[in-house]
Order: sequence, then structure tokens, then C1' cells
RNA sequence: GGGGCUGUGGGCUAGCUUGGUCUAGGCUAGGAGACUCGGGCUCUCUUGACCCCGGUUCAAAUCCGGGCAGCCCCA
Repeated sequence: GGGGCUGUGGGCUAGCUUGGUCUAGGCUAGGAGACUCGGGCUCUCUUGACCCCGGUUCAAAUCCGGGCAGCCCCA
């Protein structure tokens, strides 16, 4: 220099192909409570995220363009 892939709570991940009750599901974590003499286990409630900018659309995590970051391949 060329090509490809990925980016979602503190951590991991589903959803992207076919846009549609997704102001976003699950596990884990934090907080509160129930249970217990206490702890653990279990259960209930709760907290918290779509990398940035723009475009398309009635509607964007999802599609398009640019940027940033990371990974892989070629040279």
C1' cells in the first nucleotide's frame, strides 16, 4: 500500500441475512428484599449499553457513505 472481518451495560453474548411493540433479550456483575441464628444456595425486584458523524426511510442496533479503534490475510 491492497483486501476482508468486527465494534451492543462493569465483563461475555443474542438480535443485523428479510428494518417493524427492540426506549434492546440472556448469562454474569452491582444495589435492595424474602428465606436463614448467621452465611451459602434459591427466589423476587431493581441499576446499567447499540464506537462517532452524516444519509435513506413513516420507522435504523440492523441498510448506505465517511471517520475512529481492533483483529486477520496479501504485498
The prediction has a mean pLDDT of 81. Transfer RNA from a Candidatus Bathyarchaeota archaeon, 75 nucleotides, folded computationally. It matches the Rfam family "tRNA".